[in-house]
Context: one part of a larger RNA
RNA sequence: UCCUCCUUAAGGAACUCGGCAAAUUGCCACCUUAACUUCGGAAGAAGGGGGGCUUGGAAUCGUGUAGGGAUUGCCUCCGAAGGGGAAGCUGGGCCGAAGAUAGAAGGGGUAGCGACUGUUUACCAAAAACACAGCACUCUGCAAAGUCGUAAGACGACGUAUAGGGUGUGACGCCUGCCCGGUGCCGGAAGGUUAAGGGGAGAUGUUAGGGCAACCGAAGCAUUGAACCGAAGCCCCGGUAAACGGCGGCCGUAACUAUAACGGUCCUAAGGUAGCGAAAUUCCUUGUCGGGUAAGUUCCGACCUGCACGAAUGGCGUAACGACUUCCCCACUGUCUCGAGGAGGAACUCA
Repeated sequence: UCCUCCUUAAGGAACUCGGCAAAUUGCCACCUUAACUUCGGAAGAAGGGGGGCUUGGAAUCGUGUAGGGAUUGCCUCCGAAGGGGAAGCUGGGCCGAAGAUAGAAGGGGUAGCGACUGUUUACCAAAAACACAGCACUCUGCAAAGUCGUAAGACGACGUAUAGGGUGUGACGCCUGCCCGGUGCCGGAAGGUUAAGGGGAGAUGUUAGGGCAACCGAAGCAUUGAACCGAAGCCCCGGUAAACGGCGGCCGUAACUAUAACGGUCCUAAGGUAGCGAAAUUCCUUGUCGGGUAAGUUCCGACCUGCACGAAUGGCGUAACGACUUCCCCACUGUCUCGAGGAGGAACUCA
């Protein structure tokens, strides 16, 4: 010096990203216990005093003598006295620094997120991520949809729409606005387009024959092949957003100023409603104001100028819960001011 422990004057978070670590609290019975609340909770809230040993007392409770009641034969009921008694109540005394003598929760407030118990990155992440009950949409009429398999077959299910599959959201409370132009899905069938196939006009090769020749050229065979008839799909016409998604700009205007309920204009499928808002979202930004501090880029409450919130890609609240995250307070402490001392074990030196 290192490791594991113990103690520490005065101060008490000044340490630090952050009270990390340590310290405090800790048991039993009693008294007492707030906001809020889904009336269950919150709650062991918080806070308070008591606890060992010994010796008395009273009450209470058994037992039950004398005695009394009833009956009379035992028996049974009440019950002075005597004796017994765990715990509790109430006095006296004793010892120690300390009587739950060891062990065995620190507490409170505030905000965010997630309702909750649960699950997860075996070996750097336990969370606000996943799941969840609840809600919604959608598919599926049973040889179901869906899934595995080439198939047979199997699961779904020895179930039957109060069932099963998929997707999203995520308890509960109040709610969930506008847009169907694009993409998707569903429905429609008049028209346009359109495959194989059908169809076969025509063309070409070949050559019996004709022709003086150039050449023409039937049938057959062969190679091609136009019109026309051809489904779904697409185009088209509707519907549908708890389907994928989207939800404007400029200019002017009120008798101080400022602002603009109001007007004009352009564009759009429609121009963001309720609620919330410098937010796990705010760039400018340590926005501005208020609170807390002597001093606060964090925190809490407001404002709204929302770079770039917003309604099941859910919005806003919310008791309870959380080894979650933020800020504050009490208690407590070697975290620190700032070190020091001690115990054991290493390193190191010598043997």
This is a predicted structure of a 351-nucleotide part of an RNA (large-subunit ribosomal RNA, domain IV) from a Myxococcota bacterium. Its mean pLDDT, the model's own confidence on a scale to 100, is 86. NCBI's taxonomy places the organism under Bacteria, Pseudomonadati, Myxococcota.